[in-house]
Molecule: ZMP/ZTP riboswitch aptamer (pfl RNA motif)
Organism: zebrafish metagenome
RNA sequence: GUGCGCGCGACUGGCGAUAGGCCGAAAUGGCUGACGUGGUGCACCACUGGGAAGCGCGCCGCAUGAUCCUGAGAGGUGAUUGCGUUCCGCCGUUCGCCUGGGCAGUCCU
Numbered sequence: 001g002u003g004c005g006c007g008c009g010a011c012u013g014g015c016g017a018u019a020g021g022c023c024g025a026a027a028u029g030g031c032u033g034a035c036g037u038g039g040u041g042c043a044c045c046a047c048u049g050g051g052a053a054g055c056g057c058g059c060c061g062c063a064u065g066a067u068c069c070u071g072a073g074a075g076g077u078g079a080u081u082g083c084g085u086u087c088c089g090c091c092g093u094u095c096g097c098c099u100g101g102g103c104a105g106u107c108c109u
C1' cells in the first nucleotide's frame, strides 16, 4: 500500500536545470542534452515506443432481498441494486516553473 482478470481508452505540450553521453592528459573545462524521428503557421502536427485517470464486462467477497419451494417454528432458493473504500479530487516519459487539455464529481438544459 492492498480484491482479481479482460477489453476500450481521452490526454500525453513549452522553457530552464540536471542526469546521461561525447571531446580532453586533466580541470571547478568544453559540446550535447533527456522518449525517438520528421515537420511547423510555434507552449503545436504526424508516426513509433512508453505512461495513463477513467469507462465497460466477468469472477470473488460483503450487504440488499423480488420470485419460488417446504413448513409448526423456521429453513432453502437468490432476481434486482449497492459497495470493495469515502473526504482531502485524479491523469500525461528526471526535477522545477508554466501553457493547454482530459477524466471523475456537482448544477442546468
Base pairs, nucleotide, nucleotide: 003059004058005057006056007055008054011051012050013098014097015096016095017094020032021031022030023029036047037046038045039044060084061083062082063081068076069075070074089103090102091101